[in-house]
Molecule: Bacterial RNase P class A
Organism: Hyphomicrobiales bacterium
RNA sequence: CCAGUCGGCCGGGCGGCCGCUGCCUCCAGCAAUGGGGGGAGAGGAAAGUCCGGGCUCCUUCGAAAUACGGUGACGGCUAACGGCCGCCGGGGGUGACCCCAGGGAAAGUGCCACAGAAAGCAAACCGCCGUGCAUGCACGGUAAGGGUGAAAGGGUGCGGUAAGAGCGCACCGCGGACCUGGCAACAGGGACGGCACGGCAAACCCCACCGGGAGCAAGACCAAAUAGGGGUGACGCGGCGAAGGGCAACCCGAGCCAGCCGAUUUCGAGGCCAGUCACCCGGGUUGGUUGCACGAGGCCGUCAGCAAUGGCGGUCCUAGAUGAAUGGUCGCCACGUGGGAGGCAACUCCCGCCCUACAGAACCCGGCUUACAGGCCGGCUGGCAUC
Repeated sequence: CCAGUCGGCCGGGCGGCCGCUGCCUCCAGCAAUGGGGGGAGAGGAAAGUCCGGGCUCCUUCGAAAUACGGUGACGGCUAACGGCCGCCGGGGGUGACCCCAGGGAAAGUGCCACAGAAAGCAAACCGCCGUGCAUGCACGGUAAGGGUGAAAGGGUGCGGUAAGAGCGCACCGCGGACCUGGCAACAGGGACGGCACGGCAAACCCCACCGGGAGCAAGACCAAAUAGGGGUGACGCGGCGAAGGGCAACCCGAGCCAGCCGAUUUCGAGGCCAGUCACCCGGGUUGGUUGCACGAGGCCGUCAGCAAUGGCGGUCCUAGAUGAAUGGUCGCCACGUGGGAGGCAACUCCCGCCCUACAGAACCCGGCUUACAGGCCGGCUGGCAUC
C1' cells in the first nucleotide's frame, strides 16, 4: 500500500424569528379559556409480531397423568427465552474467521427413484475355477477382477487355495474393558476382539426437559341511555334424612349421597345447588377519567470474571399523544456532491444543491430477524514492496 474478516460509532452543528404538545408555577376569570415564567419533546432499528417476560382479567386452589405445542452436545449468564458468552464435536476457508434443526437407527413402522444380478438380510450379469459331454451347453464352487449406481457389506500388501474369500498374518480402519486429563461435553493412550449389520428421524416415532388461555382494543371507575326484550333446541332442576317443630301432609329440618365449578381424566380441599350451553331476531351505548410513564432504568468509575454478566460507589429523570404534537424560515459552519478556473499532484478559489439513507412512539422491557445513501475508528489475517 492492497485485499479479507470481526467489532464499535455517527447519520449534521450553532444562532435568530414564527409556530405545535405535555408537565410545573404565577396572574385574570363563575367556567370555558387567555397571558407570563421554567423544563422537556421519536429510533438503531420506533419496523416484522418471530420468541421470552412484567402487568391485567378469565379461571376456586393444589398435585399427577394424557392430548397438543416447543426445545435438544457441555458448562455458565439472565426475570425468562428458541436469547447471549465460553468451550467440545462436525463441516467450509491458506488464514483471521464463518456455519450446524448437534439426544436415539440394536423399540417399531417407512423411504433409498432410474440403472443394476442385488439397495435390509441379501444378491450372481460378465468373469475365474472344477466336473461331464463336447466347441458350446448343464451342474457345482466363488465374490478377489469388471460392469451399474450417490452408495454394493472394510482398505493395501503377503501367504494360502482347484479358483477365491479376514480363510490366516502385518499395518490402517471398526468396536473396545480399563487408565490419564477435564465440573462436563470430550481428548489422549489402550488390554482384548469378532476378523465384522449402510444411509435418512428439518420421515412417522422413541427419550429428556419446558409449557393453562386471552391480551392495554387487557382491565378499573364515572356519566348517560335502552327492552330486567323475544324465540328455538339440548342437558338438568334429584335421592336419603336424626333430634325437634307441626292437627296432619309426599311439610320444615342439621347433615350425607348425586350433579355443577378452566382442553380431558383421576385424587384432595373449597364453593354452588337451579340453572348451564348453543343458535336466531331485535333494542341501547360508541362520552369522560384512569391504566400511562421511577423502570429486571440510563450514564460514569471501580472490583471479580477469558467473557456474557454481576457486586459496590457516584450521578441523572429523558415524549405520553388520542385522528393523533416536536415543524417552517433565514444566516453561518461542517460533510458530501454537480459545474467552472488554476495546478504535475496533493489541493485551492467561485457558483448551485445539501431531513438527500432506512424510516416515525401509542402499556413497558430483554432478545431475534429484516432495511439502511454516505462517513469515521479499532483489532486480527493474507499478499506485495522497501529498510